This is a predicted structure of a 478-nucleotide part of an RNA (small-subunit ribosomal RNA, 3' major domain) from an uncultured bacterium. The coordinates come from a structure-prediction model, not an experiment, and the mean pLDDT is 81. The full RNA is in RNAcentral, with records from ENA and SILVA.
Context: one part of a larger RNA
């Protein structure tokens, strides 16, 4: 100089406290280990692995097992030499892949020889390779951290590692900014610039909207008509401790202060310095090396990734009455959609089926928002709580649901009465509830991610826990 200390100073975080709601106990989903298996592919494994990688494993995928093929190959491109077209069809065998044979044909340009293109077939040199190494490696990603630090030139100090600057006293979210100082300045970071959101104003009025007129209806902006609100979508302004007061030498800081829609970074996202963990990835993709090479290449059928004494991780329903079941009445916002949203009517308990019409979407649809509110039933029971588990019968998507999709109709009605130690999340439109859309997608979502809807309690504080920044001590540690 570092790292480190159950050394010491000063500071911050949902770290603790203070409070809310869970997890850990039940049944199912789901990922993991471990066992099982012919395989149960492979990767990830303290925070930072375990609803990861996979925004979707019935076949494909698919990398794994078994059995059946192929061997210049499923896919490139080159070169030699034969053959003559390809292609189509239609038979034999086959689980399919192929494998074996028929009919049909013979580009183009040239009078021809040839020459070009295709195609096949022998041959070559090469293709292939989700095989190893992520401790060879690019790129890309976690992480500590959105922590405030990391560090350079000249300068002066030190024999030199090096120190100073970046340390000191105020202050801040912040190496933020001020005052001081052998330092003077800079660059990576903080901020700001960018997206969004909260409020006006212009500009613009269709597909939007509807104050006013004028018409129509059982009802409806349903028409004329307007474009004033709302909204939409493009530019501006607006927020800067700028004003007051108080503290202060200044920076700054305080306030139930004005004003204002908003107020001291307004929320909320993108945005991750120098480095650290030989983190993570050769199965994205790239790539040294090293290895297969009639097979570790490739093609196709069936199987497996879905196993099941067991153990953990993370959801999801639950144990009820602030509740469940009936029935009736409201209100969003963000999405999506052309082999695609898909509908009025009619069929069927239902899942669904048929099926005029609209929409390449501010015009049509997917579309019912649910929780909420109102009225009636249940009256504290393993129950009209719970719904898992199996039984018929069913619908749909698909070449096809046996293994191994999802969903309805009836029957069945299992653990569960709030859950041991420990342990997680969260500071306001947040937890907590509620329900909607998307991406993957033939079909499959309790998972992900985005939308709104209804909406708390509680912080006295900084003693401890846990992780961080300064600075200082001590060290046999580098």
């Nucleotide at each position: 100089u570092g790292a480190c200390g159950g050394g010491g100073g000063c500071c911050c975080g949902c770290a603790c406290a203070a409070g809310c709601a869970g997890u850990g106990g039940a049944g199912c989903a789901u990922g993991u280990g471990g066992u099982u298996c012919a395989a149960u592919u492979c990767g990830a494994u303290g925070c930072a692995a375990c609803g990861c990688g996979a925004a979707g494993a019935a076949c494909c995928u698919u990398a794994c097992c078994c059995g059946g093929a192929u061997u210049u190959g499923a896919a490139a491109g080159g070169c030699u030499c034969a053959u003559g077209a390809c292609a189509a069809c239609c038979g034999a065998u086959g689980a399919a892949a192929g494998u074996c044979g028929g009919u049909c044909u013979u580009g183009u340009a040239g009078c021809a020889a040839u020459a070009c293109a295709c195609a096949u077939g022998a041959g070559u040199a090469c293709a292939g390779g989700u095989g190893c190494u992520g401790c060879a490696u690019g790129g890309c990603u976690g992480u500590c951290g959105u922590c405030a630090g990391c560090u350079c030139g000249u300068g002066c100090c030190g024999u030199g590692a090096g120190g100073u600057g970046u340390u000191g006293g105020g202050u801040u979210a912040a190496g933020u900014c001020c005052c001081g100082c052998a330092a003077c300045g800079a660059g990576c970071g903080c901020a700001a610039c960018c997206c969004u959101u909260a409020c006006a104003c212009u500009u613009a009025g269709u597909u939007g909207c509807c104050a006013u007129c004028a018409g129509g209806u059982c009802a409806a902006g349903c028409u004329g008509g307007g474009c004033a609100c709302u909204c939409u979508a493009a530019g501006u302004g607006g927020a800067c401790u700028g004003c007051c007061u108080a503290c202060g030498c200044a920076a700054g800081u305080a306030g139930u202060g004005a004003g204002g829609a908003a107020g001291g970074u307004g929320g909320g996202g993108a945005u991750g310095a120098c480095g650290u963990c030989a983190a993570g990835u050769c199965c994205u993709c790239a790539u040294g090396g090293c290895c297969c090479u009639u097979a570790c290449a490739u093609c196709c059928g069936g199987g497996g990734c879905c196993a099941c004494a067991c153990a953990c991780g993370u959801g999801c329903u639950a144990c009820a009455a602030u509740g469940g079941u009936c029935g009736g009445u409201a209100c969003a916002g963000a999405g999506g959609g052309c082999u695609g949203c898909a509908g009025a009517g009619c069929c069927g308990c239902g899942a669904g089926g048929u099926g005029a019409a609209g929409c390449u979407a501010a015009u049509c649809c997917c579309a019912a928002a649910a929780a909420a509110c109102c009225a009636a039933c249940c009256u504290c029971a393993g129950u009209u709580c719970g719904g898992a588990u199996u039984g018929u019968a069913g619908u749909c998507u698909g070449c096809a649901a046996c293994u191994c999709g999802a969903c309805u109709a009836c029957a069945u009605g299992a653990a569960g009465c709030u859950g041991g130690a420990a342990u997680c999340g969260c500071u306001a439109g947040u937890a907590a509830u509620c329900g909607g859309a998307g991406a993957u997608c033939a079909g499959c979502a309790c998972g992900c991610u985005c939308c709104g809807g209804u909406g708390a309690a509680u912080a006295c504080g900084u003693u401890c826990c846990c992780g961080g920044g300064c600075c200082u001590u001590g060290u046999a540690c580098a």